[in-house]
Context: one part of a larger RNA
RNA sequence: GGAUGAACGCUAGCGGCAGGCCUAAUACAUGCAAGUCGAGGGGUAAUUCUGCUUUCGGGCAGAAACGACCGGCGCACGGGUGCGUAACGCGUAUGCAACCUACCCGCAACUGGGGGAUAGCCCGGAGAAAUCCGGAUUAAUACCCCAUAAUGCAUUGAUACCGCAUGGUAUUAAUUGCUAAAGAUUUAUCGGUUGUGGAUGGGCAUGCGUCUGAUUAGUUAGUUGGUGAGGUAACGGCUCACCAAGGCAACGAUCAGUAGGGGGUCUGAGAGGAUGAUCCCCCACACUGGUACUGAGAUACGGACCAGACUCCUACGGGAGGCAGCAGUAGGGAAUAUUGGUCAAUGGGCGCAAGCCUGAACCAGCCAUGCCGCGUGCAGGAUGACGGCCUUCUGGGUUGUAAACUGCUUUUAUCAGGGAAGAAAACGGCCAUGCGUGGCAGAUUGACUGUACCUGAAGAAUAAGCACCGGCUAACUCCGUGCCAGCAGCCGCGGUAAUACGGAGGGUGCAAGCGUUGUCC
Numbered sequence: 001g002g003a004u005g006a007a008c009g010c011u012a013g014c015g016g017c018a019g020g021c022c023u024a025a026u027a028c029a030u031g032c033a034a035g036u037c038g039a040g041g042g043g044u045a046a047u048u049c050u051g052c053u054u055u056c057g058g059g060c061a062g063a064a065a066c067g068a069c070c071g072g073c074g075c076a077c078g079g080g081u082g083c084g085u086a087a088c089g090c091g092u093a094u095g096c097a098a099c100c101u102a103c104c105c106g107c108a109a110c111u112g113g114g115g116g117a118u119a120g121c122c123c124g125g126a127g128a129a130a131u132c133c134g135g136a137u138u139a140a141u142a143c144c145c146c147a148u149a150a151u152g153c154a155u156u157g158a159u160a161c162c163g164c165a166u167g168g169u170a171u172u173a174a175u176u177g178c179u180a181a182a183g184a185u186u187u188a189u190c191g192g193u194u195g196u197g198g199a200u201g202g203g204c205a206u207g208c209g210u211c212u213g214a215u216u217a218g219u220u221a222g223u224u225g226g227u228g229a230g231g232u233a234a235c236g237g238c239u240c241a242c243c244a245a246g247g248c249a250a251c252g253a254u255c256a257g258u259a260g261g262g263g264g265u266c267u268g269a270g271a272g273g274a275u276g277a278u279c280c281c282c283c284a285c286a287c288u289g290g291u292a293c294u295g296a297g298a299u300a301c302g303g304a305c306c307a308g309a310c311u312c313c314u315a316c317g318g319g320a321g322g323c324a325g326c327a328g329u330a331g332g333g334a335a336u337a338u339u340g341g342u343c344a345a346u347g348g349g350c351g352c353a354a355g356c357c358u359g360a361a362c363c364a365g366c367c368a369u370g371c372c373g374c375g376u377g378c379a380g381g382a383u384g385a386c387g388g389c390c391u392u393c394u395g396g397g398u399u400g401u402a403a404a405c406u407g408c409u410u411u412u413a414u415c416a417g418g419g420a421a422g423a424a425a426a427c428g429g430c431c432a433u434g435c436g437u438g439g440c441a442g443a444u445u446g447a448c449u450g451u452a453c454c455u456g457a458a459g460a461a462u463a464a465g466c467a468c469c470g471g472c473u474a475a476c477u478c479c480g481u482g483c484c485a486g487c488a489g490c491c492g493c494g495g496u497a498a499u500a501c502g503g504a505g506g507g508u509g510c511a512a513g514c515g516u517u518g519u520c521c
Stems, first nucleotide, its partner, number of pairs: 001521004006517005013374006019367002021332001026330003030327003035073003040070002043066002047064007080285003089210008099202002104198008112146004122135005152178003155174008183190002211257003218248003223245008260282004264275004287308005310321004338364001340363003346360001347358004377408004387399005414457005422448001429440004465510005470491003476505005486493002
């Protein structure tokens, strides 16, 4: 000098864009953050409408819709944090002839028949509650059985081609065995099953790179390898039985400490050094530890079970909970924001759609935390006014064109008027089209917001501080003090004329900031 997720002191006019718990992965009151589908099902708790009825309390029926329940899809995304991890975790480059992939797309084929339950509803019971138990009865795109099957899977062959060792691909044969399906509807459609190919997303393996300490030198028993078996989507000591005795290490094993990694960021001419906030990719975690279930996918933040700590409820028998989601509270701290608005846009989930949900997201609020921009006026004006300060003192110098005064302008602030873009549509209608889909006209939809922006009005009107002035280092005098009070980044100032302390006048620098402190280069 540059930089900063900064803090502190003094000060403060506006706007745009960004950023905002670095500390206690401490504990959390309250609200919200993941639902959706009635075009899968039995149904009807509430609401609205219509009709009938009424003892005016209500009751019944139908429709729109729909609570709870069964079922489907989603909840593995999105959002948060950085505890752990020195590791194939990450980065980069390869491999899988050792693998999986719901929804989506292309192609081929199919969608036949039957059965038994169960939730809900009803009845009864236990309990303070959470919730649970028994009986009767009912449906499905829930569950099960049979059929049909192959180019699928399993078994046994043959041929051709190829390769990378195990082998791979294609064709064919055999007989043998095995395995599917679901309907809904407003008749436009939306679905279901099998196989294959794609796309997307993942899994696994390997080379190289990846902090400090030798005042850590030896370490390892599923350890290293083999055979066999089990397990997995898949290879593998992944697990197990048996066999062998190996494996790693001064090219630093093991142990200890520290730490999420990268793209990047800061600095520097570069090499390098430091760093990993915001944004993007990957990983890990979800009160602490462990475990599996469901599922295409989890060993699952707002799922389950067990144990533990903590908090809460209790009728003392027993129960409930998990903000490292968004706000917010307490605590800690030098220190870090609103218990805001909307789904209008973008995106996501479900749904044929209308639509519903979405603290993702988009906006608004707070904070000079940063960067950038603008303003606080411009021109003229000497009697060089008054006042202040200095002085060699009835005289000068300086503040200083500064003020007064005259003319001009109106950014900004204030008031008044006008006023966007962000919206494209989807849906419905018509037309074209074999199917995707395309075209046309019309209607509807804005949280921000009466915001940005534009025009006008009056009036210099609404707007300057902070640090420094001995040298380094731009900027000097007077007074007070008298090694005191104090200053100080280094050298050093202060003991009676201090340009170094405190005040004043003047000056210098930067400026809505200025200075100090911390940290990095």